[in-house]
Context: one part of a larger RNA
RNA sequence: UGAAGCAAAAAACGACGAGAGGACCGAAAUGAACUGACCUCUGGUCUGGGGGCUGUACCGCCAGGUGCAUCGCCCCGUAGCUAUGUCGGGAACGGAUAACCGCUGAAAGCAUCUAAGCGGGAAGCCGACUCCAAGAUUAGGAAUCGUUGAGACUCGUGGGAGAUGACCACGUUGAUAGGCGCUAGGUGGAAGGGGAGUAAUCUCUUGAGCCGAGGCGUACUAAUAAGUCGACAG
Numbered sequence: 001u002g003a004a005g006c007a008a009a010a011a012a013c014g015a016c017g018a019g020a021g022g023a024c025c026g027a028a029a030u031g032a033a034c035u036g037a038c039c040u041c042u043g044g045u046c047u048g049g050g051g052g053c054u055g056u057a058c059c060g061c062c063a064g065g066u067g068c069a070u071c072g073c074c075c076c077g078u079a080g081c082u083a084u085g086u087c088g089g090g091a092a093c094g095g096a097u098a099a100c101c102g103c104u105g106a107a108a109g110c111a112u113c114u115a116a117g118c119g120g121g122a123a124g125c126c127g128a129c130u131c132c133a134a135g136a137u138u139a140g141g142a143a144u145c146g147u148u149g150a151g152a153c154u155c156g157u158g159g160g161a162g163a164u165g166a167c168c169a170c171g172u173u174g175a176u177a178g179g180c181g182c183u184a185g186g187u188g189g190a191a192g193g194g195g196a197g198u199a200a201u202c203u204c205u206u207g208a209g210c211c212g213a214g215g216c217g218u219a220c221u222a223a224u225a226a227g228u229c230g231a232c233a234g
Stems, first nucleotide, its partner, number of pairs: 016021001034089005042083004049076005054069006093127003100120004151229004155171005176222003179218005185211003192205005
């Protein structure tokens, strides 16, 4: 440093063995745990979203809604975040070695792997793979730009970034956020009206209406204007 235990297949009714019996070795595949990344799938969550239900208050009343009640309770659920989910990894290879195995070879006319010299040889060591890395204070090198002003900051719109700083994207020569339009997708059949039924309710209009943290587009709104800094010497 490696190594839990048990059973089996092919090789092979083969090597071996009179027979009975009956292998090593090697090869291939699949897992477990660990680890990195990710969210297509399987799930979780999802106080954005859709629907159902109860009480109460209000919107003058009906109908339809809104507030509150742990998100009022319940059923689903996008983005995001996630593991139990998905994909990948350990290797191959090279170098120097351990025990050990050798070549040549004396001291010691022999012998000897060793004394000089030269090989082989591990899951272990050094690389290889991944990440960090010039505070490597010996602080490195190159290209390009720059006092003929490179650029940076403040400020603003934001973020897969974030306690605050920081980092990243953008600031009208603009898709950065909001809005608006379309949409993947979610919910599950809106309201109103027609029809059926005494009615609860059902049905048609209708995969409707609503939503859409995702995607694509669009300057309507806000990123205006402006200011500060920018080696040494003069």
Molecule: large-subunit ribosomal RNA, domain VI
Organism: Candidatus Kaiserbacteria bacterium